[in-house]
Context: one part of a larger RNA
Parts: sequence; C1' cells; structure tokens
RNA sequence: UGACGGGGACCCGCACAAGUAGCGGAGCAUGUGGUUUAAUUCGAAGCAACGCGAAGAACCUUACCUAGGCUUGACAUCCUCUUGACCGGGAACUAACCUUCCCUUUUCUUCGGAACAAGAGAGACAGGUGGUGCAUGGUUGUCGUCAGCUCGUGUCGUGAGAUGUUGGGUUAAGUCCCGCAACGAGCGCAACCCUUGUCUUUAGUUGCCAUCAUUAAGUUGGGCACUCUAGAGAGACUGCCGGGGACAACCCGGAGGAAGGUGGGGAUGACGUCAAAUCAUCAUGCCCCUUAUGCUUAGGGCUACACACGUGCUACAAUGGGUGGUACAGAGGGCUGCGAAAUCGUGAGAUCAAGCCAAUCCCUCAAAGCCACUCUCAGUUCGGAUUGUAGGCUGAAACUCGCCUACAUGAAGCUGGAGUUACUAGUAAUCGCGGAUCAGAAUGCCGCGGUGAAUGCGUUCCCGGGUCUUGUACA
Repeated sequence: UGACGGGGACCCGCACAAGUAGCGGAGCAUGUGGUUUAAUUCGAAGCAACGCGAAGAACCUUACCUAGGCUUGACAUCCUCUUGACCGGGAACUAACCUUCCCUUUUCUUCGGAACAAGAGAGACAGGUGGUGCAUGGUUGUCGUCAGCUCGUGUCGUGAGAUGUUGGGUUAAGUCCCGCAACGAGCGCAACCCUUGUCUUUAGUUGCCAUCAUUAAGUUGGGCACUCUAGAGAGACUGCCGGGGACAACCCGGAGGAAGGUGGGGAUGACGUCAAAUCAUCAUGCCCCUUAUGCUUAGGGCUACACACGUGCUACAAUGGGUGGUACAGAGGGCUGCGAAAUCGUGAGAUCAAGCCAAUCCCUCAAAGCCACUCUCAGUUCGGAUUGUAGGCUGAAACUCGCCUACAUGAAGCUGGAGUUACUAGUAAUCGCGGAUCAGAAUGCCGCGGUGAAUGCGUUCCCGGGUCUUGUACA
C1' cells in the first nucleotide's frame, strides 16, 4: 500500500421488512446430469452452466455411428502432356455416391500459337468442427450504470509511498459548495443521441369527416377544421414565490404548467477482477493426421429411459366451465409472397381466383370485457394427459421422428414439506396479437397493445456494494 475480520462509524440497492403473484407437490414441454447405446457429436458448470451456443436435428443441417466408394482430392495457385471440351440430354450398374457408355458441343489468331475448360502425370500442396482458450488476437459474461480509477507539477517522507481523492455539508453521482500544501488535468458521472408525454407550424394521399349533398358503407362529390402521418420548431431551467441552511451548495413546501426537480423508457459499461467463456463464428503460434483424424454416399443417431435437478406451459375450478349475441387495439409481415369474396367440408383444410411490390389489398373476426341462458360443489358439464379410429397439410420421403382436425377414451391433480424466486406503477398479475428462424415443425425467444392492483413503519437483522477508520503470525 492492499486484502481480510462472526472490529467500529456513515450510506446505498426489491437486500431485508410491508405486500402481490409464483416455484418446490401433479401432467406435459424443454435443457442438463446419470445410465444405456454401434453412435446417443461437441461446447457451457455457484452467483455469472442447465427454453444456454441452437432465430427452429425427418433427409440436408451434422461435426457422431455402421456400411460402400475417392486419393493432387469437394475447394486454391503453379508445371508437363493429351483432348476439345464444359454445360445439357439419355442409358447400364448400384441402396446411393462411385464407375462405364451414347448423343450434342468452344473462342481469338499474324496460323507459330494464345485464351478457356476437361482428362492423365509428377509433386510442391490442398484439407482437418483434430489437440492446446493455461501460447494468442478478436468478441463476450461478471462485479456494476457500482462511483470510482489515475496523471503532471509542487510539497512531505532515507524509502516503499503519502498529499491531491482526506475534513464540514450536500447529491442518484469524486454531483456541487465551503475549507485545506496543494494547484491543475484525464478516463468515468451528467449532458449531447433515440423513443414516449404537450403545443405550434409546414404538407393533405393511400389517412381524416365538422359543415353541405349522396350511399348499404367516408361509398362518391366536396373539404384539410379535427384525428393521424412525418419534417421543422417551442417547451423544464430549481426559471418564480415562501421557509430552512454558512448570505453557499442544496433541501422542504407552493404557484403556473401537458409535464417539476435526472418527467418515463432505451442506447451508452471507467481502471481493473475471475490463467472466467470461446481454437466449434472467425483469425492464429505450436503439436498431430495425410489411400486418412481429409472428401463423398446411403441408412441410423443427436428424439434412447429405472432415475435426479433447472426453466416453463396447463390445471386443480363458480372472481369458474359451456352455449348464443355484442364492443374496443397496437406493433409488425407480404412476389418462389400475403391471399379476399364465393363454393365444398362438422373441422383441419380444399377448389376457383379478385386485389396488393402495399397509410390503398391481404394476413386480420383481437382476447380478456359486456348482455343473456345453463351448470350448483361433484374428481364434476373441473382438468385435459394417454390411447384407438378416420382424415388434413408440408415435403422426393412423416416407420424410427413433424404439425393440425374430428369422433371416441378420459389419467394424475382438490392449491403443494423444508426451502426458494420475481416485482415499487401503467409496474406486478392477467388477456390476446405480431415477428425472426422457417418447405413443415414453439408452452421458447424478441416485440406489441387491452384490463389493471396491493404494500413500502423503517434500516435491528440476511445478501451484495461504496467511503472513512482500527487490528493483523496474510501478500
């Protein structure tokens, strides 16, 4: 100087407390361990691995296994020789690749050849999702959006170092004020950026409809007032008032205001820590394989199942289930695409096909809600697992191993031990909608809006963190 303390002082955080909803019990989905297997590819491991890499394993993907095939190679550059091809079409063999055969078939030229392509040959080489993340770059997680981490000059100390950065206040903040052997500065904080909340203005189609006509309908004429869209501006700064305070910083209350003291949300992550993660995104040193640890094909596996754990979904019901009627979003996506209406089908869906490169058309009827009727506390008209049959869709192909529909079947489950998680407001809870990936395949992920709470005395205690101080057989 640090680190540590079941030392002290002060402070903060959904850290506790006060509340709400869960998890832990059931069924299923998904990931992991274990076991099994020819293979169940590999990685991730307390927080910070476990719906993680994977924004989507039937083939492909695919790295694994079994079997077959190739050896300058699926891919790149160079040399020699031969050919005129390559591409495309067809045939034989085969599980397929491989192998073999047939047809068709180049350009320029000074005719020497050149270009391009294929085949053969010799190697140099290619190739490796093989090893090492404890050889590395790059990227990422975490402490933590915590308020810290440093430097120049000066001063003090023999020196390591100290001071500044400590102290008195204050703040979300090393934020600001005052003081001080310090005076300044840098990286962080804040602000500048995006979005949302109010107003003005410009513009008025594909959007809107107050007034006037018109219609089944903003449908059409008309209009751009309003809504909205998207450009440019305004607006909030402790600016004003009162009180407190050191007349400071700042704090408390008030006015005006759409908004008040960082208005809400996001992006933004200092010096560093964990030999943290990644050689399987990529790059890369060294080591290793080279008729194989490379390449390719078919089938299988990654989907196994006594069991254990994590994360979710659905429930156990009456604040509910069922039937009928009826209302209101936002944000997205669409040409190998979204696909209306009509018709057929109980339905999944099918047929035909309008419109739309989209503020125009489509996906697209939002659902909870509201109004009626019914069920009456039961393993039930709760719950839907499992299984059978019949169908639909995608795709060469749904057996291993997809999704959906109808009918039948109707399991466990009556609110869950010890323990444990998230959340402070348009939040939790609850309700549906969309998108990426994607031929098909979400209860996951990323977004969007609808309805919309309870509690917060407080900081003694648990956890994590910051500052000062103290002890130390620690570095």
Source information:
This is a predicted structure of a 475-nucleotide part of an RNA (small-subunit ribosomal RNA, 3' major domain) from an uncultured Peptostreptococcaceae bacterium. Its Rfam family is "Bacterial small subunit ribosomal RNA". Gene Ontology terms of the family: ribosome and structural constituent of ribosome. The full RNA is in RNAcentral, with records from Greengenes. The prediction has a mean pLDDT of 82.